[in-house]
RNA sequence: GGCGGGGUAGCUCAGUGGUUAGAGCAAUCGCUUCAUAAGCGAUGGGUCGCCGGUUCAAACCCGGCCCCCGCUA
Repeated sequence: GGCGGGGUAGCUCAGUGGUUAGAGCAAUCGCUUCAUAAGCGAUGGGUCGCCGGUUCAAACCCGGCCCCCGCUA
C1' cells in the first nucleotide's frame, strides 16, 4: 500500500431507515441490617469517531478522513 472487521453510557455490547437510543455490570440514593455484604426498588449518565451527501425522516444508506484489530504484499 491492498482487503476485511470494528468505533453507540464509566466498562462489555445490542440496535441495519420512522417507536422516546437500549440491556447487563458499574455509580448515586432509598428499603432491609446493630453494621457491612448480598437482595429489592428508584435515579442520573449519550454530539451514536469526525466532516459532508441522499431522504419527508439517518446510529442505520453513500463518499472522504481519523483511530483500533486481523489478513496480505
A computed fold for a 73-nucleotide RNA from Isosphaera sp., annotated as transfer RNA. Its Rfam family is "tRNA". Rfam links the family to the GO term triplet codon-amino acid adaptor activity. The family's RNA type in Rfam is transfer RNA. It was read from a public genome assembly. Model confidence (mean pLDDT): 81 of 100. The source organism's lineage runs through Bacteria, Planctomycetota, Isosphaerales, Isosphaeraceae and Isosphaera.